[in-house]
Molecule: Bacterial RNase P class A
Organism: Lysobacter sp. TY2-98
């Protein structure tokens, strides 16, 4: 010098005028002055929480979720460390990665056979007959004709009942051996996950993004959650005005319901207020503890709270010429969009001394 690969950061600066909203101060009640005024994702709304209010002894069954292990954390599908697996020369990336010996299922075509399976095409002549030569028998030898043995090769297939390779055999075949899978075996290290050495001749194929076991985990709905203050109209209740009134129940008695006014009570709407931003908060701050994620302890800072919703506009300058985007209870994570720029570990390659 190039290529790379991880993490953390910034998000056009400055300066002048106007505007706009919260709050606070002061007011002639018109206004003024001061302070603040979006993000790293404010987004998607996909997890997991606080907080409200509704249900709820307890457990269990059904349904959904989370699945290698250990730790972090309020909690997590998050994140940190490790294990395995795969990709890369490496730095590092990716991972629905629990159980298939608990049961129940599934495998389309293809193909001889699809699950304790199977013989088309082949391989063999050991052993039984058969037929031919031989030979005096006994027997040999040829043949591959029936009965057979074989799974080596070929073929099919997404997968054919361990792989290679040597030995062995009639040909062959964990039949023997070596590596190398594999194993509900022992032993060792490790909290685990899982390695490691030793045994064991091979039985026990896949598929749980099938059903299904296990193991944790889950009540339900939301700031239009809820709290408080509270009109006018209507309707509700109790007292009184009021009495044998009046109406309806077809008449009548009895019962029973309904009818004005007034004062009182409570519900509730329409409106206000609150909730509402000091918080699991932030900090190139310091110490400590941890391999880390994070965790205590001092110091310090205050950085939106609006309610139909404010944070923009111009004009000058400078440059690397400006992306994707806009809060609407509030955090904490994922994913998703983004011009462009800066810093740092760390690695692979060329060169130079």
């Nucleotide at each position: 010098g190039g290529a790379g690969u991880c993490g953390g950061c910034c998000a056009g600066g400055c300066a002048g005028u106007c505007g706009c909203g919260u709050c606070a101060u002061c007011u002639u009640c018109g206004g003024a002055u001061g302070c603040c005024g979006a993000g790293g994702a404010a987004a998607g709304u996909c997890c997991g929480g606080g907080c409200u209010c509704c249900a709820c002894a307890g457990g269990g069954u059904a349904c959904g979720g989370u699945g290698c292990c250990a730790g972090g954390u309020a909690a997590c599908g998050c994140c940190u460390g490790g294990g395995c697996g795969g990709c890369g020369c490496g730095a590092g990336c990716c991972g629905a990665c629990g159980g298939a010996a608990a049961g129940u299922g599934c495998a389309a075509c293809a193909g001889a056979g699809a699950g304790c399976a199977g013989a088309c095409c082949g391989c063999c002549g050991a052993a039984c007959g058969g037929c031919g030569c031989c030979g005096a028998a006994a027997g040999g030898c040829g043949u591959g004709c029936g009965u057979g043995g074989u799974a080596a090769g070929g073929g099919u297939g997404a997968a054919a009942c361990g792989g290679u390779g040597c030995g062995g055999u009639a040909a062959g075949a964990g039949c023997g051996c070596a590596c190398c899978g594999c194993g509900a075996g022992u032993c060792c290290g490790g909290c685990a996950a899982c390695g490691g050495a030793c045994c064991g001749g091979c039985a026990c194929g896949g598929c749980a993004a099938a059903c299904c076991c296990c193991a944790c985990c889950g009540g339900g709905a939301g700031c239009a959650a809820g709290a408080c203050c509270a009109a006018a109209u209507a309707g509700g209740g109790a007292g009184g005005c009021g009495a044998u009134g009046c109406c309806g129940c077809g008449a009548c008695c009895c019962g029973c319901g309904g009818u004005g006014c007034c004062u009182c009570c409570g519900g509730g709407u329409a409106g206000g207020u609150u909730g509402c931003u000091u918080g699991a908060g932030c900090g190139c701050a310091g110490g400590c503890g941890g391999u880390g994620a994070c965790g205590c302890c001092u110091c310090g800072c205050c950085g939106a709270g609006a309610g139909g919703a404010a944070u923009g506009a111009c004009u000058g300058u400078c440059c690397a010429c400006g992306a994707c985007a806009g809060a609407a209870c509030c955090c904490g994570g994922c994913u998703u969009a983004c011009c462009g720029g800066c810093c740092g570990g760390c690695u692979c390659c060329g060169c130079c001394a």